[in-house]
Context: one part of a larger RNA
Molecule: large-subunit ribosomal RNA, domain VI
Organism: Kiritimatiella glycovorans
C1' cells in the first nucleotide's frame, strides 16, 4: 500500500504443515492342523518400548535477594548481638519459577476411491474367459476423517456491531468538481502501571468511574526453636517463655505510593 467510506469483534476454509510407529503376554486353545515334535488363521483383552505434545499435582533437580549451622580474619569501643571478605566461604534444607529422570494425553476407529490380487455376470469367439459394456471385494500406501496455522484465498469470502448527513464562493458537458469557514466521530497511536507475553518489535491486563505494580496486612509455603531474659551448670552448653523468629517471586485482601493533567492521527454519508 492493497480489499472501493471508516472502524471493532466473531468467523468460514481454498491452500499448507503436522501426526501416521513397534513389540510383548493373556483368552479364544494345547482347539484347528500334525503319526508326533510342534502349533495357528479371524476375533477379544492387558501392557510396555521408542517418539510427539501438554503440565509441575506426585518423585526428583535447580533455586547466587529465603532459613539454619560453621571456620579464619576485618570492623560496628568492648560483652552480647551482628556486618563485609574468602567460588554464593563452606555445609544442610528450600518457595515461585524453570525443569526430566516426574505427571498426563496421542498414533486409533470409520467413510470413499483404489495397487497388486480375489470374484459375480459376460460376448467378441454357440464352449471357456474378473472385462470388451456392466457389477463387487480388498493394503501401513492415496482423499477425507485428527491437531495446528490459514482471505495478499488480488477470485482478496461471511456475519454481528459502532461512527460520520449544517453553510459560504469559484467552476460545471449538470451527474458533481475545487477552495473556504465550521467540524475531528466511531476507533487508532502515543504516555504511564505492568504481565504465567517478550531479544527489540509484537501481545495481553490496567490507567482514579482503578487493585496494573509496589507498600502495608492477612494467610500458605520454607527454614526449624530468634534476641531479650529467667532457670540449672565453675564452664563448654543445656532448658524455659515459644511450633519460637525470620521469610525472595505464591494466594488474597487493602487507594498508602505510583498509573495526572494534556496530546496526536482518524473526517463529514462513501467512484
Nucleotide at each position: 500500500c492493497g480489499c472501493a467510506g471508516g472502524a471493532a469483534a466473531u468467523u468460514u476454509g481454498a491452500g499448507g504443515a503436522g501426526a501416521g510407529c513397534a513389540u510383548u503376554c493373556c483368552c479364544u486353545a494345547g482347539u484347528a492342523c500334525g503319526a508326533g515334535a510342534g502349533g495357528a488363521c479371524c476375533g477379544g483383552g492387558a501392557a510396555u518400548g521408542a517418539c510427539g505434545c501438554a503440565c509441575c499435582u506426585c518423585u526428583g533437580g535447580u533455586g547466587u535477594g529465603c532459613c539454619a549451622g560453621u571456620u579464619g580474619u576485618c570492623c560496628c569501643g568492648c560483652c552480647a548481638g551482628g556486618g563485609g571478605c574468602a567460588c554464593u566461604g563452606c555445609u544442610g534444607g528450600g518457595u515461585a519459577g524453570c525443569u526430566a529422570u516426574g505427571u498426563g494425553c496421542g498414533g486409533a476407529a470409520a467413510g470413499g476411491a483404489u495397487a497388486a490380487g480375489c470374484g459375480c455376470u459376460g460376448a467378441a469367439g454357440g464352449c471357456a474367459u474378473c472385462u470388451a459394456a456392466g457389477c463387487g471385494c480388498c493394503a501401513a500406501g492415496c482423499c477425507u476423517u485428527c491437531u495446528c496455522c490459514a482471505a495478499g484465498a488480488u477470485a482478496a469470502g461471511a456475519u454481528u456491531u459502532c461512527c460520520c448527513u449544517c453553510c459560504c464562493c469559484g467552476c460545471u458537458u449538470c451527474g458533481g468538481c475545487g477552495g473556504g469557514a465550521c467540524u475531528g466521530a466511531a476507533g487508532g497511536c502515543a504516555c504511564g502501571u505492568u504481565c504465567a507475553a517478550g531479544a527489540c518489535c509484537a501481545g495481553g491486563a490496567c490507567g482514579u468511574u482503578g487493585a496494573u505494580a509496589g507498600g502495608c496486612u492477612g494467610g500458605a509455603g520454607g527454614u526449624g526453636g530468634a534476641a531479650g531474659u529467667c532457670c540449672g551448670g565453675u564452664a563448654a552448653c543445656g532448658g524455659a517463655u515459644g511450633a519460637a523468629g525470620c521469610u525472595g517471586a505464591c494466594c488474597a485482601g487493602u487507594a498508602c505510593u505510583a498509573a495526572u493533567u494534556a496530546g496526536c492521527c482518524g473526517u463529514g454519508u462513501g467512484a